The part of an RNA shown here (small-subunit ribosomal RNA, central domain) has 341 nucleotides and comes from Platoma sp. KA-2024a.
Model confidence (mean pLDDT): 82 of 100.
A source record names the gene rrs.
The RNAcentral record of the full RNA draws on ENA and SILVA.
Context: one part of a larger RNA
RNA sequence: UUGGGCGUAAAGUAUAUGUAGGCAGAAAAUUAAUUUCUUAAUAUAAAAUUUAAAUUUUAUUUUUAUAAAAAUUAUUAAAAUGAUUUUCUAGAGUUUAAAAGAAGAUUAUAGAACUUUAAGUGUAACAGUAAAAUGUUUUAAUAUUUAAAAGAAUCUCAAAAGCGCAAGCAAUAAUCUAAUUUAAAACUGACGUUGAGAUAUUAAAGUGUGGGUAGCAAAAGGGAUUAGAUACCCCUGUAGUCCAUACCCUGAACAAUGAGUGCUUAUUUAUAAGCUUAGUUAUAAAUAAAAUUAACGUAAAAACACUCCGCCUGGGAACUACGAUUGCAAAAUUAAAACUC
Repeated sequence: UUGGGCGUAAAGUAUAUGUAGGCAGAAAAUUAAUUUCUUAAUAUAAAAUUUAAAUUUUAUUUUUAUAAAAAUUAUUAAAAUGAUUUUCUAGAGUUUAAAAGAAGAUUAUAGAACUUUAAGUGUAACAGUAAAAUGUUUUAAUAUUUAAAAGAAUCUCAAAAGCGCAAGCAAUAAUCUAAUUUAAAACUGACGUUGAGAUAUUAAAGUGUGGGUAGCAAAAGGGAUUAGAUACCCCUGUAGUCCAUACCCUGAACAAUGAGUGCUUAUUUAUAAGCUUAGUUAUAAAUAAAAUUAACGUAAAAACACUCCGCCUGGGAACUACGAUUGCAAAAUUAAAACUC
RNA backbone atom coordinates (compact mmCIF):
# COMPACT_ATOMS: atom_id res chain seq x y z
C1' U A 1 0.00 0.00 0.00
C1' U A 2 -3.99 -3.33 0.05
C1' G A 3 -7.19 -5.17 3.46
C1' G A 4 -9.71 -4.41 7.89
C1' G A 5 -11.60 -1.03 11.18
C1' C A 6 -13.09 3.74 14.62
C1' G A 7 -19.40 3.02 21.91
C1' U A 8 -15.65 0.29 25.83
C1' A A 9 -9.36 -2.77 22.56
C1' A A 10 -5.41 2.25 18.22
C1' A A 11 -9.13 5.41 15.79
C1' G A 12 -15.36 10.50 14.90
C1' U A 13 -12.38 17.01 14.13
C1' A A 14 -15.67 20.85 20.37
C1' U A 15 -19.89 22.77 17.30
C1' A A 16 -22.00 25.19 13.11
C1' U A 17 -21.85 27.73 8.28
C1' G A 18 -19.84 27.05 3.73
C1' U A 19 -15.82 27.48 -1.20
C1' A A 20 -13.39 23.81 -4.38
C1' G A 21 -14.31 18.70 -5.03
C1' G A 22 -17.37 14.08 -4.50
C1' C A 23 -22.37 12.05 -4.67
C1' A A 24 -27.40 12.99 -6.09
C1' G A 25 -35.45 12.88 -7.64
C1' A A 26 -39.27 11.54 -11.82
C1' A A 27 -40.74 11.81 -17.42
C1' A A 28 -39.65 12.84 -22.70
C1' A A 29 -36.56 14.28 -26.96
C1' U A 30 -31.71 15.09 -29.20
C1' U A 31 -26.45 14.11 -29.01
C1' A A 32 -22.64 10.10 -28.99
C1' A A 33 -17.91 12.38 -25.16
C1' U A 34 -16.94 8.13 -21.36
C1' U A 35 -17.98 3.11 -19.61
C1' U A 36 -20.12 -1.73 -19.94
C1' C A 37 -22.10 -5.72 -23.04
C1' U A 38 -22.26 -9.01 -27.92
C1' U A 39 -19.43 -10.84 -32.04
C1' A A 40 -15.00 -11.03 -34.95
C1' A A 41 -9.85 -10.28 -36.03
C1' U A 42 -4.63 -9.63 -34.57
C1' A A 43 -0.38 -11.24 -31.60
C1' U A 44 3.67 -18.23 -29.95
C1' A A 45 2.69 -13.52 -23.43
C1' A A 46 6.32 -16.44 -19.36
C1' A A 47 5.98 -18.25 -14.37
C1' A A 48 2.50 -19.31 -10.63
C1' U A 49 -2.65 -21.42 -10.53
C1' U A 50 -6.71 -25.81 -12.38
C1' U A 51 -7.14 -30.86 -14.17
C1' A A 52 -4.88 -35.35 -16.21
C1' A A 53 -0.77 -38.54 -17.48
C1' A A 54 4.44 -40.11 -17.13
C1' U A 55 9.05 -40.54 -14.17
C1' U A 56 10.20 -41.53 -8.98
C1' U A 57 10.32 -45.49 -2.97
C1' U A 58 5.02 -42.75 -0.78
C1' A A 59 5.20 -37.52 -0.06
C1' U A 60 8.12 -33.78 -2.48
C1' U A 61 10.40 -32.58 -7.14
C1' U A 62 10.71 -32.81 -12.54
C1' U A 63 8.55 -33.36 -17.66
C1' U A 64 4.31 -33.20 -21.10
C1' A A 65 -0.62 -31.90 -22.26
C1' U A 66 -5.00 -29.12 -20.85
C1' A A 67 -8.27 -25.16 -18.68
C1' A A 68 -9.02 -20.18 -17.04
C1' A A 69 -7.49 -14.99 -16.84
C1' A A 70 -5.02 -10.45 -18.92
C1' A A 71 -3.78 -6.50 -24.33
C1' U A 72 -5.20 -3.78 -29.07
C1' U A 73 -8.65 -2.73 -33.14
C1' A A 74 -13.39 -2.92 -35.41
C1' U A 75 -18.58 -3.99 -34.96
C1' U A 76 -23.71 -4.93 -32.84
C1' A A 77 -27.74 -3.74 -29.83
C1' A A 78 -29.45 -1.75 -25.74
C1' A A 79 -28.23 0.32 -21.08
C1' A A 80 -25.75 3.57 -17.59
C1' U A 81 -23.10 8.18 -16.93
C1' G A 82 -22.26 13.05 -19.23
C1' A A 83 -24.02 17.37 -22.31
C1' U A 84 -28.33 20.37 -24.43
C1' U A 85 -33.68 21.37 -24.44
C1' U A 86 -38.71 20.81 -22.46
C1' U A 87 -41.93 19.21 -18.51
C1' C A 88 -43.37 17.31 -13.42
C1' U A 89 -43.86 17.20 -7.79
C1' A A 90 -42.58 12.65 -3.92
C1' G A 91 -36.78 15.81 -1.88
C1' A A 92 -35.77 21.02 -0.43
C1' G A 93 -37.66 25.87 0.39
C1' U A 94 -41.41 30.15 0.83
C1' U A 95 -46.32 31.83 2.50
C1' U A 96 -50.89 31.23 5.93
C1' A A 97 -53.18 29.71 10.86
C1' A A 98 -52.04 27.95 15.64
C1' A A 99 -48.69 26.07 19.85
C1' A A 100 -44.97 25.33 23.65
C1' G A 101 -40.23 26.64 25.58
C1' A A 102 -34.40 28.14 31.83
C1' A A 103 -33.06 29.82 23.21
C1' G A 104 -30.20 34.76 22.78
C1' A A 105 -29.35 40.36 23.55
C1' U A 106 -30.63 44.97 26.21
C1' U A 107 -33.15 47.64 30.05
C1' A A 108 -35.97 48.09 34.48
C1' U A 109 -37.83 46.09 39.06
C1' A A 110 -38.41 42.65 43.46
C1' G A 111 -37.89 39.74 47.98
C1' A A 112 -34.96 36.37 51.35
C1' A A 113 -30.09 35.71 53.19
C1' C A 114 -24.79 36.93 54.20
C1' U A 115 -21.47 40.99 55.45
C1' U A 116 -20.38 45.95 57.00
C1' U A 117 -21.66 50.76 59.31
C1' A A 118 -24.61 53.79 63.01
C1' A A 119 -27.77 53.72 67.29
C1' G A 120 -30.63 51.12 71.44
C1' U A 121 -31.06 46.88 75.07
C1' G A 122 -27.77 43.80 77.70
C1' U A 123 -23.19 41.21 80.19
C1' A A 124 -19.02 37.79 79.89
C1' A A 125 -18.01 35.29 77.03
C1' C A 126 -17.96 34.13 71.55
C1' A A 127 -15.93 31.29 67.69
C1' G A 128 -13.85 26.65 66.41
C1' U A 129 -12.63 21.14 66.75
C1' A A 130 -12.18 14.27 67.29
C1' A A 131 -9.79 17.34 71.10
C1' A A 132 -7.46 22.00 71.02
C1' A A 133 -5.04 26.39 69.83
C1' U A 134 -4.25 30.64 66.71
C1' G A 135 -8.55 34.34 66.37
C1' U A 136 -12.73 38.04 68.42
C1' U A 137 -14.15 40.44 73.25
C1' U A 138 -14.85 45.07 79.33
C1' U A 139 -11.83 50.56 73.91
C1' A A 140 -18.47 46.27 75.60
C1' A A 141 -17.98 41.48 71.58
C1' U A 142 -21.40 37.15 70.66
C1' A A 143 -26.91 37.67 71.19
C1' U A 144 -31.20 40.84 70.22
C1' U A 145 -34.02 45.39 68.08
C1' U A 146 -34.17 49.53 64.60
C1' A A 147 -32.13 52.24 60.41
C1' A A 148 -28.84 52.45 56.25
C1' A A 149 -25.18 50.78 52.48
C1' A A 150 -23.06 47.53 48.99
C1' G A 151 -22.13 43.25 46.05
C1' A A 152 -23.29 38.52 44.32
C1' A A 153 -26.80 34.70 43.60
C1' U A 154 -32.14 33.81 42.49
C1' C A 155 -35.73 29.30 47.76
C1' U A 156 -40.43 26.62 46.51
C1' C A 157 -42.49 25.40 41.54
C1' A A 158 -38.41 21.33 39.54
C1' A A 159 -39.40 16.38 36.53
C1' A A 160 -35.91 10.29 33.49
C1' A A 161 -39.42 17.76 32.11
C1' G A 162 -38.22 21.95 28.40
C1' C A 163 -34.97 25.08 24.92
C1' G A 164 -30.33 25.73 22.13
C1' C A 165 -25.64 23.89 16.51
C1' A A 166 -22.28 22.93 20.43
C1' A A 167 -20.26 25.50 24.61
C1' G A 168 -24.61 26.15 27.46
C1' C A 169 -29.53 28.28 29.51
C1' A A 170 -33.57 28.92 35.72
C1' A A 171 -36.46 35.43 40.32
C1' U A 172 -40.23 38.96 37.67
C1' A A 173 -41.62 42.29 33.59
C1' A A 174 -40.95 44.87 28.94
C1' U A 175 -38.57 45.63 24.06
C1' C A 176 -35.75 43.49 20.02
C1' U A 177 -33.92 38.82 17.58
C1' A A 178 -33.63 33.57 16.22
C1' A A 179 -34.98 28.53 15.78
C1' U A 180 -38.58 24.37 16.34
C1' U A 181 -43.34 21.60 16.10
C1' U A 182 -48.43 20.75 14.33
C1' A A 183 -52.52 21.58 10.76
C1' A A 184 -54.31 22.53 6.10
C1' A A 185 -53.81 24.27 1.46
C1' A A 186 -51.29 27.74 -2.16
C1' C A 187 -46.57 28.97 -4.55
C1' U A 188 -41.17 28.01 -6.43
C1' G A 189 -39.60 23.66 -9.28
C1' A A 190 -34.16 19.51 -7.61
C1' C A 191 -32.96 25.07 -5.75
C1' G A 192 -30.44 18.79 -2.49
C1' U A 193 -26.43 16.28 0.50
C1' U A 194 -21.46 15.99 2.26
C1' G A 195 -17.55 19.17 2.79
C1' A A 196 -10.38 19.47 2.04
C1' G A 197 -8.77 24.45 2.89
C1' A A 198 -11.56 28.75 5.11
C1' U A 199 -14.88 31.69 8.43
C1' A A 200 -17.83 32.23 12.97
C1' U A 201 -18.97 30.61 17.93
C1' U A 202 -16.50 28.06 21.83
C1' A A 203 -17.07 25.87 29.75
C1' A A 204 -13.54 26.71 33.49
C1' A A 205 -8.83 28.61 34.29
C1' G A 206 -5.53 32.42 32.48
C1' U A 207 -3.89 37.50 30.17
C1' G A 208 -4.22 43.28 28.91
C1' U A 209 -6.99 48.01 30.11
C1' G A 210 -10.80 50.39 33.16
C1' G A 211 -14.42 49.62 37.02
C1' G A 212 -16.36 46.68 41.18
C1' U A 213 -15.39 43.51 45.53
C1' A A 214 -20.76 41.16 49.99
C1' G A 215 -19.75 35.95 50.29
C1' C A 216 -16.32 32.28 48.80
C1' A A 217 -11.24 31.63 48.00
C1' A A 218 -5.53 29.50 44.61
C1' A A 219 -1.00 32.15 46.68
C1' A A 220 0.63 33.83 51.43
C1' G A 221 0.64 34.14 57.09
C1' G A 222 -0.66 31.78 61.67
C1' G A 223 -2.66 27.46 64.88
C1' A A 224 -2.96 22.17 65.16
C1' U A 225 -1.74 17.02 63.62
C1' U A 226 2.79 14.36 62.66
C1' A A 227 9.02 11.22 63.07
C1' G A 228 8.49 15.17 59.35
C1' A A 229 3.47 17.72 57.19
C1' U A 230 5.73 22.67 51.96
C1' A A 231 -1.11 18.39 53.03
C1' C A 232 -5.83 16.71 54.99
C1' C A 233 -8.59 20.00 60.06
C1' C A 234 -8.97 25.27 62.20
C1' C A 235 -8.26 31.11 62.18
C1' U A 236 -7.12 34.98 58.70
C1' G A 237 -6.49 36.24 53.69
C1' U A 238 -4.62 38.53 48.12
C1' A A 239 -5.31 37.45 42.99
C1' G A 240 -9.65 35.47 41.08
C1' U A 241 -14.84 34.78 41.03
C1' C A 242 -18.74 39.96 39.09
C1' C A 243 -19.24 44.17 34.96
C1' A A 244 -17.38 46.54 30.22
C1' U A 245 -13.93 45.67 26.36
C1' A A 246 -9.93 43.08 23.78
C1' C A 247 -7.23 38.39 23.78
C1' C A 248 -6.48 33.10 24.76
C1' C A 249 -9.02 28.47 21.86
C1' U A 250 -8.13 24.21 25.60
C1' G A 251 -11.43 19.97 28.26
C1' A A 252 -13.46 12.78 30.37
C1' A A 253 -15.66 19.89 24.84
C1' C A 254 -18.64 12.26 26.40
C1' A A 255 -23.81 9.44 24.19
C1' A A 256 -15.99 8.12 24.91
C1' U A 257 -21.11 6.77 19.25
C1' G A 258 -19.33 12.35 12.35
C1' A A 259 -23.27 14.32 8.91
C1' G A 260 -27.30 12.99 5.52
C1' U A 261 -30.98 9.56 3.16
C1' G A 262 -33.92 5.08 2.89
C1' C A 263 -35.65 0.83 5.59
C1' U A 264 -37.25 -2.88 10.18
C1' U A 265 -41.23 -6.42 15.05
C1' A A 266 -44.13 -5.51 19.69
C1' U A 267 -45.45 -2.83 24.22
C1' U A 268 -45.32 1.32 27.85
C1' U A 269 -44.43 6.48 29.72
C1' A A 270 -43.64 11.83 29.16
C1' U A 271 -43.67 16.76 26.31
C1' A A 272 -46.09 19.80 21.96
C1' A A 273 -49.84 19.81 18.31
C1' G A 274 -54.11 17.52 15.95
C1' C A 275 -58.59 14.58 16.29
C1' U A 276 -62.46 13.61 20.16
C1' U A 277 -64.23 7.20 17.86
C1' A A 278 -59.94 4.37 16.99
C1' G A 279 -55.83 5.49 13.57
C1' U A 280 -51.38 10.29 13.27
C1' U A 281 -46.81 13.64 13.36
C1' A A 282 -42.31 15.54 16.00
C1' U A 283 -39.17 15.02 20.31
C1' A A 284 -37.21 12.62 25.01
C1' A A 285 -37.01 7.91 27.59
C1' A A 286 -38.01 2.57 29.24
C1' U A 287 -38.66 -2.95 28.20
C1' A A 288 -37.85 -6.81 24.84
C1' A A 289 -38.01 -9.92 19.37
C1' A A 290 -35.25 -10.47 14.74
C1' A A 291 -30.48 -8.90 13.49
C1' U A 292 -25.72 -7.70 15.16
C1' U A 293 -21.47 -7.96 18.71
C1' A A 294 -15.21 -10.73 21.25
C1' A A 295 -18.46 -9.92 25.06
C1' C A 296 -20.93 -6.11 27.61
C1' G A 297 -24.63 -4.33 25.18
C1' U A 298 -27.34 -1.68 20.89
C1' A A 299 -32.23 -2.34 19.19
C1' A A 300 -35.61 4.82 14.74
C1' A A 301 -29.57 1.61 15.79
C1' A A 302 -23.86 -0.23 17.52
C1' A A 303 -29.47 -4.00 12.64
C1' C A 304 -30.03 -3.89 6.92
C1' A A 305 -28.12 -0.56 2.70
C1' C A 306 -26.18 3.95 0.02
C1' U A 307 -23.28 8.96 -0.33
C1' C A 308 -19.43 12.29 1.50
C1' C A 309 -15.79 13.90 5.07
C1' G A 310 -12.40 12.98 9.34
C1' C A 311 -9.30 9.40 11.70
C1' C A 312 -6.37 4.45 13.15
C1' U A 313 -2.23 0.69 11.85
C1' G A 314 2.22 -2.89 18.56
C1' G A 315 3.85 -0.55 23.73
C1' G A 316 7.27 3.22 25.45
C1' A A 317 10.35 7.33 24.03
C1' A A 318 5.98 11.32 22.79
C1' C A 319 -0.48 15.35 23.68
C1' U A 320 7.79 15.25 23.28
C1' A A 321 12.41 17.44 20.24
C1' C A 322 13.46 20.38 15.93
C1' G A 323 11.18 23.49 12.33
C1' A A 324 6.88 26.37 10.97
C1' U A 325 2.30 29.19 12.11
C1' U A 326 -0.59 31.80 15.96
C1' G A 327 -0.34 34.53 20.80
C1' C A 328 1.19 40.37 25.08
C1' A A 329 2.34 36.08 27.82
C1' A A 330 0.85 31.45 29.59
C1' A A 331 0.74 28.45 25.89
C1' A A 332 -1.91 26.36 21.44
C1' U A 333 -1.80 23.89 16.45
C1' U A 334 1.10 20.77 13.30
C1' A A 335 4.54 16.75 14.55
C1' A A 336 9.30 12.98 14.13
C1' A A 337 13.72 10.00 15.09
C1' A A 338 17.63 7.53 17.66
C1' C A 339 17.09 4.05 21.40
C1' U A 340 14.29 0.27 23.98
C1' C A 341 10.66 -3.91 25.01